[in-house]
RNA sequence: GGGCCUGUGGUUUAGCGGCUAUAACGCAACCUUCACACGGUUGAGGUCCCCAGUUCGAAUCUGGGCGGGCCCA
Numbered sequence: 001g002g003g004c005c006u007g008u009g010g011u012u013u014a015g016c017g018g019c020u021a022u023a024a025c026g027c028a029a030c031c032u033u034c035a036c037a038c039g040g041u042u043g044a045g046g047u048c049c050c051c052a053g054u055u056c057g058a059a060u061c062u063g064g065g066c067g068g069g070c071c072c073a
Stems, first nucleotide, its partner, number of pairs: 001072007010025003018056001027043005049065005
């Protein structure tokens, strides 16, 4: 330098173009216990990497950029 794949809460992750973006772990409060752990209930936490485009409507499709991975040279 060229090609392919990829980017969603702190971490991992679901998400045929349309309902308030999903779940687990983690975190906080409460219940439970003499106390801790386990367990239960509730809650906080996301500008879906960025900028444009297509569309009535984009996390999803298209283009460019940035980051990561793999391959070729």

The RNA shown here (transfer RNA) has 73 nucleotides and comes from a Candidatus Woesearchaeota archaeon.
The prediction has a mean pLDDT of 82.
Lineage of the source: Archaea > Nanobdellati > Candidatus Woesearchaeota.
It matches the Rfam family "tRNA". About the family: Transfer RNA (tRNA) molecules are approximately 80 nucleotides in length.